Small-subunit ribosomal RNA, central domain from an uncultured prokaryote, 350 nucleotides, folded computationally. It matches the Rfam family "Bacterial small subunit ribosomal RNA". Rfam links the family to the GO terms ribosome and structural constituent of ribosome.
Context: one part of a larger RNA
RNA sequence: CUGGGCUUAAAGGGUGCGUAGGCGGCUAAGUAAGUCGGGUGUGAAAUCCCUCGGCUCAACCGAGGAACUGCGCCCGAUACUGUUUGGCUCGAGGGAGAUAGGGGCGCGUGGAACUUCGGGUGGAGCGGUGAAAUGCGUUGAGAUCCGAAGGAACGCCGGUGGCGAAAGCGACGCGCUGGGUCUCUUCUGACGCUGAGGCACGAAAGCUAGGGGAGCGAACGGGAUUAGAUACCCCGGUAGUCCUAGCUGUAAACGAUGAGCACUGGGUUGAGGUGGUUCCGAUGCCGUCUCGACCGAAGCAAAAGUGUUAAGUGCUCCGCCUGGGGAGUAUGGUCGCAAGGCUGAAACUC
Numbered sequence: 001c002u003g004g005g006c007u008u009a010a011a012g013g014g015u016g017c018g019u020a021g022g023c024g025g026c027u028a029a030g031u032a033a034g035u036c037g038g039g040u041g042u043g044a045a046a047u048c049c050c051u052c053g054g055c056u057c058a059a060c061c062g063a064g065g066a067a068c069u070g071c072g073c074c075c076g077a078u079a080c081u082g083u084u085u086g087g088c089u090c091g092a093g094g095g096a097g098a099u100a101g102g103g104g105c106g107c108g109u110g111g112a113a114c115u116u117c118g119g120g121u122g123g124a125g126c127g128g129u130g131a132a133a134u135g136c137g138u139u140g141a142g143a144u145c146c147g148a149a150g151g152a153a154c155g156c157c158g159g160u161g162g163c164g165a166a167a168g169c170g171a172c173g174c175g176c177u178g179g180g181u182c183u184c185u186u187c188u189g190a191c192g193c194u195g196a197g198g199c200a201c202g203a204a205a206g207c208u209a210g211g212g213g214a215g216c217g218a219a220c221g222g223g224a225u226u227a228g229a230u231a232c233c234c235c236g237g238u239a240g241u242c243c244u245a246g247c248u249g250u251a252a253a254c255g256a257u258g259a260g261c262a263c264u265g266g267g268u269u270g271a272g273g274u275g276g277u278u279c280c281g282a283u284g285c286c287g288u289c290u291c292g293a294c295c296g297a298a299g300c301a302a303a304a305g306u307g308u309u310a311a312g313u314g315c316u317c318c319g320c321c322u323g324g325g326g327a328g329u330a331u332g333g334u335c336g337c338a339a340g341g342c343u344g345a346a347a348c349u350c
Base pairs, nucleotide, nucleotide: 004321005320006319007304008303012318014201015200016199017198021194022193023192025088026087027086028085029084030083031082033081034080035077036076037075038074039073040072041071042070049065050064051063052062053061054060091191092188093187094186095184096183097182098181099180103177104176105175106174107173108172109171110154114150115149116148117147118146119145120144121143125136126135162169163168206247207246208245209244210243211242215241216240220236221235222234223233258317259316260315261314262313263312266295267294268293269292270291271290272289273288274287275286276285277284299306300305323350324349325348332343333342334341335340
C1' cells in the first nucleotide's frame, strides 16, 4: 500500500452554489497514450535464492546458475479506458399549456388582547402564595363603561397537512420575485454527478450606530423559603426581545443518518396533478407521476431497530473516525470591534 468503519459504541461538514480534480449514457470509424503479447538493449559488483566446491563442521570464502519483479527501443493485438471525428435520445436542460403552497422581499390595512393616559359610575380593598409578605389603594386602587395613544404577536382554520437547500416560514390585501409538480413529446444532443480550496446563506444569544419600547424579562433591588438560599415561589426591574444599516458564524444547526444514480415482495393513509372506464357530467373503480406518514416480506443490524424516504444490494465523488482523561486546552497561524470562531498538539496519567 491493501484491508475496517461513521443512527445510538470514536466518526456525516449547519446548508447551498461552484473552481481544480475524480467519475461518467447508446453507437460507428480512426488512433494506439493506458493495457496485453513477442523481441532486443540495459538492469555494475557484492547481497538474497539454487547447485557444486575450500577451510575437520559451521560462520566465512570460492565457482556456476537463477534472479534483479525495473526502465528504454522495435514489432504486433485492439476487448476495455483515453483521445479524434461523425451519429443517437433513454440522462440533463430548454419550450408550450396547466397547477398547489405559512418559499422570499417591500408597501399598506385589520381585529382580539395587553399596558398607559383622560373621563364617568362606585367606595375598600386589590394583588399574590403551599401559606405569606414585599407591592398597589381614601391624593379614590381593584371592578365596570366610554374615549385616546402605543408596541408586540397574529386565536379559531391548523392537520404524524403545506413550502423552503438548510437556518426557517402562519392575520388580510397589493406589488416585485425564487423554486417545485403534472401534461404534451415540440427543441438542444451527454450539455451529466460529486466537489479539496473558494464564495454565499445561516436559529438564539452577543457586538457597533441610530430609532423604538406595550408585554415579557438575564443583571440588579426587595419579600418569602431554608441550617444557609448568591436558587426554585412572589413584588418590582435594566440590558435585551422589535425596526434600519453593519458585524458575529455558533447549536442536541438532529432523521444525532452527506450528495447522486440504479436495482430489490407487499398493505394502509394524507397532499398535489394526470390518464382510462360511462353518450356527457358527478361519484365510484382501475392505472400513472411527485411529495409526506404509518405497518411490515426478504435482507441488514450487537441489539434497539431499519426496511422502495434503507440502516438492503451495487457504483461514483466528498467529509470524517482510530482508547479514556489531559483538551477542543496550550502554542503558532488566521478571521473578528470585542465576546470569541476556525485550524489544533504534547508532556503526564489510567